[in-house]
RNA sequence: ACUCGCCCUGGCGAUGGAGCUCGCCCUAACCGCCGAAUUUGGCUGAUGGCUCCUACCGGAAC
Numbered sequence: 001a002c003u004c005g006c007c008c009u010g011g012c013g014a015u016g017g018a019g020c021u022c023g024c025c026c027u028a029a030c031c032g033c034c035g036a037a038u039u040u041g042g043c044u045g046a047u048g049g050c051u052c053c054u055a056c057c058g059g060a061a062c
Stems, first nucleotide, its partner, number of pairs: 010025004016053006032043003
C1' cells in the first nucleotide's frame, strides 16, 4: 500500500415529515416508465412496505 473479516457508528431504497418493519451499502447502496432512445414528447407515484401528517390531483356536498 492492497485485500478480507469483525465491532461501533452512519447512510441508502425516482420529490417532504414522523412511527413500525424489510432489504441493501462502507465511497458504495441510490438516481421511475414508454417510444430504437440520451435531444424531444408522453405517463404513474410524495411509501421499499404499512399507518398518520403536509403538499399536489380528481369528484361530491355546504
Model confidence (mean pLDDT): 76 of 100. Predicted 3D model of a 62-nucleotide RNA (Fluoride riboswitch aptamer (crcB RNA motif)) from an Acidimicrobiales bacterium. It was read from a public genome assembly, where an Rfam model found it. It matches the Rfam family "Fluoride riboswitch aptamer (crcB RNA motif)". The literature on the family includes a 2012 paper in Science by Baker et al., "Widespread genetic switches and toxicity resistance proteins for fluoride".